[in-house]
C1' cells in the first nucleotide's frame, strides 16, 4: 500500500432573537433551570409495578427450554468454554438430550433403502440349466466400515496390520469433554426444526392496569337450587352449604350466604398514577470476562388531541443531511440505516 476479521465512537454547538411545554421562584413568564433516539420502531422475550384469596404437596393435560459452567430481579438474554461444520487465517454459525422403548418417512431412479438385495460382473465351464459370490462397475442424497496385504474355483473381517466402533481402566479438567493403553471382529442407515420419550420450568389481565373527589342514578325486580347452627332486646358475632388463577386429590386459609337464568337503569368531569431508576457517571479493588463490590458526584421530557419549533451564526466533508418521533417505566432481541472517526488482529505484494 490493498483486501478481510471483530469491537467502539459520533450521527453537531459553552451562540444570539423570537415562539412553545414542565419544575422552582415572584404580586407578576418576575427571574432560573431543563426539553424527543441508538433503535423512540416490531410488541417477539423477560421483569418491576396495579388489581383479582390464595398457598403448600402429589398427579394429569397444555405449553416453553434442552451441551457444561458463570452472571444477572429474571429469561429463550449475555460471558467464557467444550463437541460438530464453513473457510488459507484473524473468525463465523450451532433449532447441540434421546434413533436399542415404540410408531412413522426417505420422491424418481435402481436388482434392492433397513428384518434390503443380485442388473452388468467374476468363479465352476467351452455351451445351456443349475449353483457360488458381493471383491469390481452402475443408480441414487445416501447401498451393512476404509486401506492395504495374505487367503480362495472366484470373492467376503474369512485372517491380520493400521484407522474407525463399543466396553473397561488411568491421567487431567467444577463440567461438558480430551489424551493414553486393554480387550472384543464388532451392536454401522438418515430425518426427532416428524409423532414421541427424557429433564427442567410455568396463575391471569394489563397505565384505556388502577385508586381519589365531585356530580347522575334504580334498585328490598323476578324466578330457581344449596345452606340457614348457637348467643343476643336489636345491631351484631358465630357456623353451614358453596366459591377461591388449567383439571383432580388432601392439608390450611379467606369471603359469609352462594351459584345459575331473565328484565332494567347510570357510566359525565376533573385530580393522581406520572418519572429518584434493579439509575447515570467517575474512581479504586475482584474477575479471563460478563460482572460484582466500596466510595464520591449528579438529577437528565412527563404532553393529553398531544409541547421539545423557526430564523441567523459558527463548526464541518456534510449537517436537519440517512433510518426515524417519547406518552407507566426498565433489561434484552430482531429489523430500518446517509455520511464521519478510531482501535486491534488476519491474509497478500513491495521497499529497506
Nucleotide at each position: 500500500c490493498u483486501a478481510g476479521g471483530c469491537a467502539a465512537u459520533u450521527g453537531g454547538a459553552u451562540u444570539g432573537u423570537c415562539g412553545c411545554c414542565a419544575c422552582u421562584u415572584u404580586a407578576g413568564u418576575u427571574a432560573g433551570u431543563g426539553g424527543a433516539g441508538g433503535a423512540a420502531a416490531g410488541u417477539c422475550c423477560g421483569g418491576g409495578c396495579u388489581c383479582c384469596a390464595u398457598a403448600a404437596a402429589g398427579a394429569c393435560a397444555c405449553a416453553g427450554u434442552g451441551c457444561c459452567a458463570g452472571u444477572u430481579a429474571a429469561u429463550g438474554g449475555c460471558u467464557g468454554g467444550c463437541g460438530a461444520g464453513g473457510g488459507u487465517g484473524a473468525c463465523c454459525u450451532u433449532a447441540g438430550g434421546g434413533a436399542u422403548a415404540g410408531u412413522g418417512c426417505c420422491a424418481c431412479a435402481g436388482a434392492g433403502a433397513a428384518u434390503a438385495g443380485a442388473c452388468c460382473g467374476c468363479c465352476u465351464u467351452a455351451u445351456c440349466a443349475a449353483g457360488g459370490u458381493a471383491a469390481g462397475g452402475g443408480u441414487g442424497a445416501a447401498a451393512c466400515g476404509g486401506u492395504g496385504c495374505g487367503g480362495u474355483a472366484a470373492g467376503a473381517g474369512c485372517g491380520c496390520a493400521c484407522c474407525g466402533g463399543u466396553u473397561u481402566u488411568u491421567u487431567g479438567g467444577u463440567a461438558a469433554c480430551a489424551a493414553a493403553a486393554a480387550a472384543c471382529g464388532c451392536u454401522a442407515g438418515g430425518c426427532a426444526a416428524a409423532c414421541c420419550c427424557c429433564a427442567c420450568u410455568g396463575g391471569g389481565a394489563g397505565c384505556a392496569a388502577g385508586a381519589c373527589u365531585a356530580a347522575a342514578a334504580a334498585g328490598a325486580g323476578a324466578u330457581g337450587a344449596c345452606a340457614c347452627u348457637g348467643c343476643g332486646a336489636a345491631a351484631g358475632c358465630u357456623a353451614a352449604a358453596a366459591a377461591c388463577a388449567g383439571u383432580c386429590u388432601u392439608u390450611a386459609g379467606u369471603u359469609a350466604g352462594u351459584c345459575a337464568u331473565c328484565a332494567g337503569g347510570g357510566u359525565u368531569a376533573g385530580u393522581c398514577g406520572c418519572u429518584u431508576g434493579a439509575a447515570u457517571u467517575u474512581a479504586a479493588g475482584u474477575g479471563u470476562g460478563a460482572a460484582c463490590u466500596u466510595a464520591a458526584a449528579u438529577c437528565u421530557a412527563g404532553a393529553u388531541a398531544a409541547a421539545u419549533g423557526a430564523c441567523a451564526u459558527c463548526u464541518u466533508a456534510a449537517a436537519u443531511g440517512a433510518c426515524a418521533g417519547a406518552a407507566c417505566c426498565c433489561g434484552g432481541c430482531u429489523u430500518a440505516a446517509a455520511g464521519a472517526u478510531u482501535g486491534c488482529c488476519u491474509a497478500g505484494c513491495u521497499u529497506u